[in-house]
Context: one part of a larger RNA
Molecule: large-subunit ribosomal RNA, domain IV
Organism: soil metagenome
RNA sequence: CCCUGGUUAAGGAACUCGGCAAAUUAAUCCCGUACCUUCGGAAGAAGGGAUGCUCCUGGUGGUGAUGACGUUUACCGUCUCAGCCUCCGGGAGUCGCAGAGAAGAGGCCCAAGCGACUGGUUACCAGAACCUUAGCUCCCUGCGAAGAGGCAACUCGACGUAUAGGGGGUGAUGCCUGCCCAGUGCUGGAAGGUUAAGGGGAGGGGUUCACGCUCCGAACCGAAGCCCCAGUUAACGGCGGCCGUAACUAUAACGGUCCUAAGGUAGCGAAAUUCCUUGUCGGGUAAGUUCCGACCCGCACGAAAGGCAUAACGACUUGGGCACUGUCUCGAUCAGGGGCUCG
Numbered sequence: 001c002c003c004u005g006g007u008u009a010a011g012g013a014a015c016u017c018g019g020c021a022a023a024u025u026a027a028u029c030c031c032g033u034a035c036c037u038u039c040g041g042a043a044g045a046a047g048g049g050a051u052g053c054u055c056c057u058g059g060u061g062g063u064g065a066u067g068a069c070g071u072u073u074a075c076c077g078u079c080u081c082a083g084c085c086u087c088c089g090g091g092a093g094u095c096g097c098a099g100a101g102a103a104g105a106g107g108c109c110c111a112a113g114c115g116a117c118u119g120g121u122u123a124c125c126a127g128a129a130c131c132u133u134a135g136c137u138c139c140c141u142g143c144g145a146a147g148a149g150g151c152a153a154c155u156c157g158a159c160g161u162a163u164a165g166g167g168g169g170u171g172a173u174g175c176c177u178g179c180c181c182a183g184u185g186c187u188g189g190a191a192g193g194u195u196a197a198g199g200g201g202a203g204g205g206g207u208u209c210a211c212g213c214u215c216c217g218a219a220c221c222g223a224a225g226c227c228c229c230a231g232u233u234a235a236c237g238g239c240g241g242c243c244g245u246a247a248c249u250a251u252a253a254c255g256g257u258c259c260u261a262a263g264g265u266a267g268c269g270a271a272a273u274u275c276c277u278u279g280u281c282g283g284g285u286a287a288g289u290u291c292c293g294a295c296c297c298g299c300a301c302g303a304a305a306g307g308c309a310u311a312a313c314g315a316c317u318u319g320g321g322c323a324c325u326g327u328c329u330c331g332a333u334c335a336g337g338g339g340c341u342c343g
Stems, first nucleotide, its partner, number of pairs: 001338008010329002014327001019324001027051005036041001038172001052094008061085003067079004071074001095099001107322007114314002119131002135170007147156003173309004178239003183236002185232005192227003198221002203216005240258005267301001268298001279295005
């Protein structure tokens, strides 16, 4: 000097990205317990008190010697009551700094975000807001089902049968889920257009004396598909601009105009989303780029790639507080183990 532990005056987070680490708390019984709430919870909320030993005493449960009585005299029944054990109390006294006397054994509260929850996850840096999840919804599937594996036989689905099975999305619950079908997709339609092989053969070429053989080939008839016509968004997706206007000013309920398939509704909003930005105002602090509450000028929220709320839950994230502390002011000291020196 390093590691692992113990203690520490006064202060008590001033440390630090951040109370990381450590400390506090801790058992049992009693009292007491708020907001909120899906009425289950929250809750061990919070916050208090008691706890040893000795003596006296009340009661519960068990065992039941003894005594009395009875009879179907038996290893009998009923009543009585001592002792002992057990648990729950009450009173008095007593010792120590300290009685859950050692060890082991929740720190707590307030507010916000995200995810409902229990569960699962990166074997070996990440446990989370990720995945899953009940619930909701859409599509497919009528059974030799759809779908999946396999060259096939066959198998799974399922010894199931639409309250079933497969696939996609969303993700408890509550309140809701607006407008657009122009594009793409899907579903339905079949009149017309287009369209392959094939059918069809007008007409023509080669060869030939000829018959033939052979080749090319126009109309016309030819499916699905595409074009076309509809529907469909909890299908993929999308959801405007400019100008003017009110008796201070400012602003614009209102009007005009252009474009679009339609121009973002409810709710939320400097947000896990806000560039400008440490926006502005308020709260908390002596002082707050974080935090909370508002405002709305949303660079670039927005409704199942769900919107907004939400009790409970979380080794999640953020801000604040109480308690507590060697985290710190600022160090000190002790023990053990290393290092180092000598042998």